[in-house]
């Protein structure tokens, strides 16, 4: 590094716009999907920062920051770990 297995955390948050469907006399109703806004939050891809140490340059993490990513279930991702090659 590859394959298989295990693998957490955090809002089904609140509005807006559009499309489709349902019932109906009528909708400001119900459901699904897409896009985007605002606030709250998570930390285990990645990224960034720091100690000892070092003349200096540098330099670790599961620590910190949350840019990225993620926050119902499912799915994806997933540090780390077991087995095999």
């Nucleotide at each position: 590094g590859c394959g298989c297995a295990g693998g957490a955390g955090a809002g089904u948050g609140c509005g807006g716009c559009g499309c489709c469907g349902g019932c109906g006399a009528a909708g400001u109703c119900c459901g699904g999907c897409g896009c985007g806004g605002c606030c709250g939050c998570c930390g285990a891809a990645g990224g960034c920062g720091c100690a000892a140490c070092u003349c200096c340059c540098g330099c670790a993490a599961u620590c910190g920051c949350u840019c990225a990513g993620g926050c119902a279930a499912a799915g994806a991702g997933g540090a780390c770990c077991g087995c095999g090659c």